[in-house]
Molecule: SAM riboswitch aptamer (S box leader)
Organism: Pedobacter sp.
């Protein structure tokens, strides 16, 4: 890189450096010299994995709860919205599912 599984309408900042684009991609619509994006530092959010404690016992397997030590991740807008299929309608609105992407764990 690829594959599999799970999750996603919640949550969460400041400073320094830099200097023009950025929000994956197409169309929109937004953010951005009142400095976006990116890098670093500190802080925070969350609970995917490991570990810890408890439920809880004789063994094994598995599950749940709590906190947050460690490994990731994240801190504009529902994954910002739409597309593709179906339902629905005179047409819309609206809803469900998929596709693609993101994060975590595992496998190769």
């Nucleotide at each position: 890189u690829a594959c599999u599984u799970a999750u996603a309408a919640a949550g969460a900042a400041a400073g320094a450096c830099u200097g023009a684009g950025g929000g994956a991609a197409a169309g929109g619509c937004c953010c951005u010299g009142u400095a976006a994006c990116g890098u670093c530092u500190u802080a925070g959010c969350a609970a995917c994995c490991u570990g810890u404690a408890c439920u809880a016992g004789c063994c094994g397997g598995a599950a749940g709860u709590a906190a947050a030590a460690g490994g990731u991740g994240c801190u504009a807008a529902u994954u910002c919205c739409u597309a593709c299929u179906c339902u629905g309608u005179a047409g819309a609105a609206a809803g469900a599912g998929a596709a693609a992407g993101a994060u975590a764990a595992g496998u190769u």